[in-house]
Annotation
Transfer RNA from Bdellovibrionaceae bacterium UBA6502, 84 nucleotides, folded computationally. The coordinates come from a structure-prediction model, not an experiment, and the mean pLDDT is 81. The organism belongs to Pseudobdellovibrionaceae, within Bacteria. It matches the Rfam family "tRNA". The family's RNA type in Rfam is transfer RNA.
RNA sequence: GCCCGGGUGGCGGAAUCGGUAGACGCAGUGGAUUCAAAAUCCACCGAUCGCAAGAUCUUACGAGUUCAAGUCUCGUCUCGGGUA
Numbered sequence: 001g002c003c004c005g006g007g008u009g010g011c012g013g014a015a016u017c018g019g020u021a022g023a024c025g026c027a028g029u030g031g032a033u034u035c036a037a038a039a040u041c042c043a044c045c046g047a048u049c050g051c052a053a054g055a056u057c058u059u060a061c062g063a064g065u066u067c068a069a070g071u072c073u074c075g076u077c078u079c080g081g082g083u084a
Stems, first nucleotide, its partner, number of pairs: 001083007010026003019067001028044005046057004060076005
């Protein structure tokens, strides 16, 4: 150089044929339980702004197609593998 595969909340990791983005687990926060803890159980848990209600943004980055994109197309960055 060429070919193939990957990049999704703090972490791992789902999302069938394009249709509520973030299932499930870990970590975290609050509560119950306990003399106190561990374990267990219940609830919450992407970001920004906001007293709140709520609003906006968000799948590496940028563009395109579409009513609608994590998913399809093009370019870039990056990680892994193959090949000379």